[in-house]
c-di-GMP-I riboswitch aptamer from Pontibacterium granulatum, 75 nucleotides, folded computationally.
NCBI's taxonomy places the organism under Bacteria, Pseudomonadati, Pseudomonadota, Gammaproteobacteria, Pontibacterium.
The coordinates come from a structure-prediction model, not an experiment, and the mean pLDDT is 85.
It was read from a public genome assembly, where an Rfam model found it.
RNA sequence: CUCUCGAUACCGCAAAACCCGAGUAAUCGGGUGACGCAAAGUCACGGGUCCCACUGGGAUAGCCGGACCACCGAA
Repeated sequence: CUCUCGAUACCGCAAAACCCGAGUAAUCGGGUGACGCAAAGUCACGGGUCCCACUGGGAUAGCCGGACCACCGAA
């Protein structure tokens, strides 16, 4: 230095609920808030789930797989 890995610490993210806003909806953005997360970072490519105005369109990356990228450093 690289790969694997995830102890302590550092640095991060932020479920439910509530408030404001967007959307027919799933759900999303902001605030408060922390259930959890070592990729809970990014991407709808495959599967799953969900919504709708269903030959179709959309949501979910905190459902799983995959791709790409990344902080810290004990064994």